This is a predicted structure of a 73-nucleotide RNA (transfer RNA) from Patiria miniata. RNAcentral holds the sequence, with entries from Ensembl Metazoa and Rfam. It matches the Rfam family "tRNA". The organism belongs to Patiria, within Eukaryota.

RNA sequence: GACUGGAUAGCUCAGUUGGUAGAGUGCUGGAUUUAUAAUCCAGAGGUCCUGGGUUCAAGUCCCAGUUCAGUCA
Numbered sequence: 001g002a003c004u005g006g007a008u009a010g011c012u013c014a015g016u017u018g019g020u021a022g023a024g025u026g027c028u029g030g031a032u033u034u035a036u037a038a039u040c041c042a043g044a045g046g047u048c049c050u051g052g053g054u055u056c057a058a059g060u061c062c063c064a065g066u067u068c069a070g071u072c073a
Base pairs, nucleotide, nucleotide: 001072002071003070004069005068006067007066010025011024012023013022019056027043028042029041030040031039049065050064051063052062053061
C1' cells in the first nucleotide's frame, strides 16, 4: 500500500427480508436459609464507533472517516 472481517448494556455476544433493541454474565432489591453460597423472582443499565446520504421509517442499505484483527505485497 491492497484486500477481508469486526465495532451493539460494565463484560462476552445475538439481532432473520429495513418496521419502536435482546440473551448470558455482572450490578441493585426481594424470596428462600441460623448465616453465606447456590437457586428463584423483579428492576436498573443503550447517542447501536463517528459524520453524512437514501427512506414514511436505518443496528440493518449507500458514501467518507476512526479504530481493532487477519491475509497478501